[in-house]
Notes: A computed fold for a 1403-nucleotide RNA from an uncultured bacterium, annotated as small-subunit ribosomal RNA. The coordinates come from a structure-prediction model, not an experiment, and the mean pLDDT is 85. It matches the Rfam family "Bacterial small subunit ribosomal RNA". Rfam links the family to the GO terms ribosome and structural constituent of ribosome.

RNA sequence: AACGAACGCUGGCGGCAGGCUUAACACAUGCAAGUCGAGCGCCCCGCAAGGGGAGCGGCAGACGGGUGAGUAACGCGUGGGAAUCUACCCAUCUCUACGGAAUAACCCAGGGAAACUUGGACUAAUACCGUAUACGUCCUUCGGGAGAAAGAUUUAUCGGAGAUGGAUGAGCCCGCGUUGGAUUAGCUAGUUGGUGGGGUAAAGGCCUACCAAGGCGACGAUCCAUAGCUGGUCUGAGAGGAUGAUCAGCCACACUGGGACUGAGACACGGCCCAGACUCCUACGGGAGGCAGCAGUGGGGAAUAUUGGACAAUGGGCGAAAGCCUGAUCCAGCAAUGCCGCGUGAGUGAUGAAGGCCUUAGGGUUGUAAAGCUCUUUUACCCGGGAUGAUAAUGACAGUACCGGGAGAAUAAGCCCCGGCUAACUCCGUGCCAGCAGCCGCGGUAAUACGGAGGGGGCUAGCGUUGUUCGGAAUUACUGGGCGUAAAGCGCGCGUAGGCGGCUAUUCAAGUCAGAGGUGAAAGCCCGGAGCUCAACUCCGGAAUUGCCUUUGAAACUAGAUAGCUAGAAUCAUGGAGAGGCGAGUGGAAUUCCGAGUGUAGAGGUGAAAUUCGUAGAUAUUCGGAAGAACACCAGUGGCGAAGGCGACUCGCUGGACAUGUAUUGACGCCGAGGUGCGAAAGCGUGGGGAGCAAACAGGAUUAGAUACCCUGGUAGUCCACGCCGUAAACGAUGAUAACUAGCUGUCCGGGCACUUGGUGCUUGGGUGGCGCAGCUAACGCAUUAAGUUAUCCGCCUGGGGAGUACGGUCGCAAGAUUAAAACUCAAAGGAAUAGACGGGGACCCGCACAAGCGGUGGAGCAUGUGGUUUAAUUCGACGAUACACGAAGAACCUUACCUGGACUUGACAUAGUAAGAACUUUCUAGAGAUAGAUUGGUGUCUGCUUGCAGAAACUUAUAUACAGGUGCUGCACGGCUGUCGUCAGCUCGUGUCGUGAGAUGUUGGGUUAAGUCCCGCAACGAGCGCAACCCUCGUGUUUAGUUGCUAACAGUUCGGCUGAGAACUCUAAACAGACUGCCUACGCAAGUAGGAGGAAGGUGAGGACGACGUCAAGUCAUCAUGGCCCUUACGUCCAGGGCUACACACGUGCUACAAUGGGAUAUACAAAGAGCGGCAAUACGGUGACGUGGAGCAAAUCUUAUAAAAUAUCUCCCAGUUCGGAUUGUAGUCUGCAACUCGACUACAUGAAGUUGGAAUCGCUAGUAAUCGUAGAUCAGCUAUGCUACGGUGAAUACGUUCCCGGGUCUUGUACUCACCGCCCGUCACACCAUGGGAGUCGAACUCAUUCGAAGCGGGGAUGCUAAAAUAGCUACCUUCCACAGUGGAUUUGGCGACUGGGGUG
Repeated sequence: AACGAACGCUGGCGGCAGGCUUAACACAUGCAAGUCGAGCGCCCCGCAAGGGGAGCGGCAGACGGGUGAGUAACGCGUGGGAAUCUACCCAUCUCUACGGAAUAACCCAGGGAAACUUGGACUAAUACCGUAUACGUCCUUCGGGAGAAAGAUUUAUCGGAGAUGGAUGAGCCCGCGUUGGAUUAGCUAGUUGGUGGGGUAAAGGCCUACCAAGGCGACGAUCCAUAGCUGGUCUGAGAGGAUGAUCAGCCACACUGGGACUGAGACACGGCCCAGACUCCUACGGGAGGCAGCAGUGGGGAAUAUUGGACAAUGGGCGAAAGCCUGAUCCAGCAAUGCCGCGUGAGUGAUGAAGGCCUUAGGGUUGUAAAGCUCUUUUACCCGGGAUGAUAAUGACAGUACCGGGAGAAUAAGCCCCGGCUAACUCCGUGCCAGCAGCCGCGGUAAUACGGAGGGGGCUAGCGUUGUUCGGAAUUACUGGGCGUAAAGCGCGCGUAGGCGGCUAUUCAAGUCAGAGGUGAAAGCCCGGAGCUCAACUCCGGAAUUGCCUUUGAAACUAGAUAGCUAGAAUCAUGGAGAGGCGAGUGGAAUUCCGAGUGUAGAGGUGAAAUUCGUAGAUAUUCGGAAGAACACCAGUGGCGAAGGCGACUCGCUGGACAUGUAUUGACGCCGAGGUGCGAAAGCGUGGGGAGCAAACAGGAUUAGAUACCCUGGUAGUCCACGCCGUAAACGAUGAUAACUAGCUGUCCGGGCACUUGGUGCUUGGGUGGCGCAGCUAACGCAUUAAGUUAUCCGCCUGGGGAGUACGGUCGCAAGAUUAAAACUCAAAGGAAUAGACGGGGACCCGCACAAGCGGUGGAGCAUGUGGUUUAAUUCGACGAUACACGAAGAACCUUACCUGGACUUGACAUAGUAAGAACUUUCUAGAGAUAGAUUGGUGUCUGCUUGCAGAAACUUAUAUACAGGUGCUGCACGGCUGUCGUCAGCUCGUGUCGUGAGAUGUUGGGUUAAGUCCCGCAACGAGCGCAACCCUCGUGUUUAGUUGCUAACAGUUCGGCUGAGAACUCUAAACAGACUGCCUACGCAAGUAGGAGGAAGGUGAGGACGACGUCAAGUCAUCAUGGCCCUUACGUCCAGGGCUACACACGUGCUACAAUGGGAUAUACAAAGAGCGGCAAUACGGUGACGUGGAGCAAAUCUUAUAAAAUAUCUCCCAGUUCGGAUUGUAGUCUGCAACUCGACUACAUGAAGUUGGAAUCGCUAGUAAUCGUAGAUCAGCUAUGCUACGGUGAAUACGUUCCCGGGUCUUGUACUCACCGCCCGUCACACCAUGGGAGUCGAACUCAUUCGAAGCGGGGAUGCUAAAAUAGCUACCUUCCACAGUGGAUUUGGCGACUGGGGUG
């Protein structure tokens, strides 16, 4: 795009068309073929005219109408042909004379239920028969012979007979075309041909007798399946593909099968006979029927109409005609089945109405849409007129088309879609449910994809869905494809058919080309006109019909014929090269075995071992012997061969290639379906042989297992002869032949030339390699040895799986090979390349990553966090690294989110209305408190205005509604913030270039660096975010400044920088300086590196802040913010008490220890950085002490906290569960606080647990670091702080090095991975479902052969039977050939079912 369509929803009108695609299933009922009295007799009605009835007779029932079962065929299409017929029609010629005998109807008599039928007697004809005649006709033995007719009516016609020609129609023959299957390869006996005969309208094995042995087939016979063919129709740019409804041509069929009769024509849809199935009637004796005609019925089906009107028109039959008949036809009816046309209103109308929907709450949209106002009347409705179709009459349609008038917006809109393809978006509901879906795919709580709504888009009396065909599909490729790796080159030769084929000349004209003629039906398509108001539709004209046939010409090319040629091909001569093949013989090394000698304890084997061998003498070693197999070095992208393949040497036989040549033939060539030969390894058969090796097998190891890898043994086999098999990643994954198209460089075998000749150079053939241009290729790559450009021939491919499988055939001893499907299933499978990721791949590099060290954790007690358990609640979050002294820088109440109980409901908190009241405050009662009740004091501020009063701002109370409120859910809806890879060195961009593209280049390479840091090189040149630097702290110095800090010198002093004084020093805190590989040496092109000097500091000086693109849907809705959802007398708010502190247990992080580098006692030295008014608190006093009393000073370089501790000195303890260790517990206290029971810290005295250095495992740290020692702060009433964050004191060891573990970076490589190795993925087993192979058998179907029976009937024979005319007569019983259906037996093909069984697919 289309449809004979169907289904769903919807439906106003008209025109034109089409309407059982299925059961060629069965049919009730009616109709569909009759007509003629001008052929004939009879009967009836009628006065007659005339009319009617059955019958004889004529013509027509062979047309028209239906259907597509059969048919793969001369059936159809197209173009030809000769051996034919043709009623009615036309033309021409001739004739139409004379006779005869019957018979139906009718009448009489019977039979039968009926259908129907018998006998007798009568009668007519255009019925039948004879005679005559014969223009022409036919036959002929050429003498001759044969054969016709019909009249009617009454005056003009219609007929009849013979013959010829035409027209029309029909029969027959031939060339070409006409579906699929080779898992159908051979078929055929009337078969092929001939002769004689028969038969037909006619040629012919059409039939028959005889003779011959042919005929068809790979150019597809035969068989099987399917199918009416064509003009055309649909689609397509075309070529094609699909199709064969309606209309038209042809064919076939008429319940199924067979048969003939009549006739001009039939083997006859509405005729006959027989058989069969089915249906109906019956008196059971017997009869009747055939809708694939028009309607209609049942049935089948997704599905297809009225038992209508008329012969008015067109046409047909009969008739002289009037006319009759006509379900042909013309019309009407039904159904949106299709095509075409028309309408369902038009203009105006903004408060952009109401309502709906959405909303950012403002608005937007529906939307000029509606309403309203002004108009119009197509259709439909009502009324009136009223055709053409009909040339005289005659109109079913039909009072129709059309015309006029009338009323009134009146009678008239739906369907599908809105994720992309594909035009059109939002809300609600739902929550991987319900559902959608043509493909991709949507749906798991914010769905433009489901359902609804609003809005929008598309088409419109239709719109969607389903089905089917073509297109897109160059996806079967003729036009117009491919085969190295995507599917696809046979393993390789030879060669048959066949296809293709060198140069020259002549000829022919089959192919080819051109002209002309015939045909190519009409309709249709196309073009131009015309008619219905337009269109659809119809009519007229043209073009086209690409084809076939006939004929005339041309002669280039192809084919054919003829004559030549030598460039292809082959032969010959000479020559060298070679693991080419076959046969025979020979050789040495090695291995194993045997014998002998020497010799002694191991040997062998492995990652390490063991099995194994060996004191019965192994291994080792020496000599001798035997056997079989293979041939080291040479040896080489070297050689030979068609491929498989071929490797010691010699001889014999033998194939091929190559080079050279003035030789020979003269296209002899190339490819090659079938065919035939060769064909690795393994395997098979028979017979040998058997050293080594070695499937199977055995043992030992390894391992979770180890039917493996490793080891010790070991049989087939490997070897030989003969015969099979016929396959391999039989590979260059690349068929053969020929020609052409830049080069450079190796190597093997020949030839030529030159020269300086054991050689060199140049050149020319044939092989075999590497690189590379053009060109080709999807890319990779190929590239004179093509995968380039051409030509010829063969083979092969057409999504993946099923499957190279099943069945069948062929081959084979078997194994199996070869040929080779389908059902079913999936939406992919695959190639090449790209970026990543990954690898028990490679190279390089880095990191407390390992190593080297130091100290820990894991064991104990306690602290703390988590899990688990428990509980009314033990609130919530965080879970490898990157949760677990984390949120929490501080849970007794509060916090607090949890639980129990008690209360409140516009609320504890915010904004807004109204009314009242100042706010506020004292005291008491009840209660656990919230709260409730009572009660005291108080009348304020501002403005107007002023006596009062009114208003306002806060605030309180009451009331009503909007709303508040939520630590309720979703961190997988989000913002912000954060962790981690990782302070790792990376991540990108612009332009250019390369690539079809994804992408690449830059960013890779060589160096160097902590660094993508820098240098050099480079199709790249630049740039950005990162690195570094800029910032802060510390380390040195200078300048400035000098209190609260400092004190060298001077003076004073209470001896304390205390005071005067000083500004030097320390310090404080501001600005600057300083370090840059700057200098030197060495190395290096450079960047830079190593060493050195100077310097407080040296190669980023130390530390911090600073965290690229991104990853983990990482963490957080409980900091905050926020979309959506949820609760609203509660999931909100208030209160009391409890809980977060529980405790068989497990884990993480810490503290204290286990002691002598220590504990205790005494004495005594040296910090830094902080904090402080609801605070730090000195001195003093009290207490053993925590602390108390009291309080100077200090909002702090001034005062306080505040004794730093380890260290040091002296004394003591003497290796023990201790003078270690301090848990636990008792008693008594202190402090904070409303409150210390659950549940605080501290003090004193007493108590004195585990623990004696910690298994597997594991953590931190590279220098002022680890380790160790104290100090301070935040939070905070107090504290669970041993935590966290800061501060200083003392102060190490070690790093050979990068093999390994972990993490990371760069390059490279492989990949079937890309939610990316925590990936992907294979097979068995279990379960469910599906299709399928085998299968003992069983049930059909088709076809064939043989045989039996043999209806009707044609043919043959044929009476003694029958018969009127006539006669050489006709008919018949009966006999018989052939023969349908049917029976029996055999073969073949095919289908259904089938216990059981095999594999396959999906989940």